Predicted 3D model of an 80-nucleotide RNA (c-di-GMP-I riboswitch aptamer) from a soil metagenome. The coordinates come from a structure-prediction model, not an experiment, and the mean pLDDT is 86. Its Rfam family is "c-di-GMP-I riboswitch aptamer". Rfam describes the family as follows. GEMM was predicted in a large-scale screen for bacterial structured RNA regulatory elements. The RNAcentral record of the sequence draws on MGnify.
RNA sequence: AAAAGGCAAACUCACCCGAAAGGGGAGGACGCAAAACCCCCGGUCUAAAACCUUUAGGUCAGGAUAGCGGGGUUGCCGAA
Numbered sequence: 001a002a003a004a005g006g007c008a009a010a011c012u013c014a015c016c017c018g019a020a021a022g023g024g025g026a027g028g029a030c031g032c033a034a035a036a037c038c039c040c041c042g043g044u045c046u047a048a049a050a051c052c053u054u055u056a057g058g059u060c061a062g063g064a065u066a067g068c069g070g071g072g073u074u075g076c077c078g079a080a
Stems, first nucleotide, its partner, number of pairs: 006032002011027003015024003030067001036073003040070003043065003050059003
């Protein structure tokens, strides 16, 4: 630079799970050379329970995000 493929953002669903964030299923492609897998570290999101405060707020992760970054593991092709 190609070739064969892969994944699937937003959005939609009279569907499911969850307190929520969000996740799953179907459709759909914004993009991605690891947008494959893993919460080890940081960031970000949520706040049920708990606590504080007084009737409505605040704090907080055992929750979530791997398509936020770092790290670990594995992997297709071949100019090199």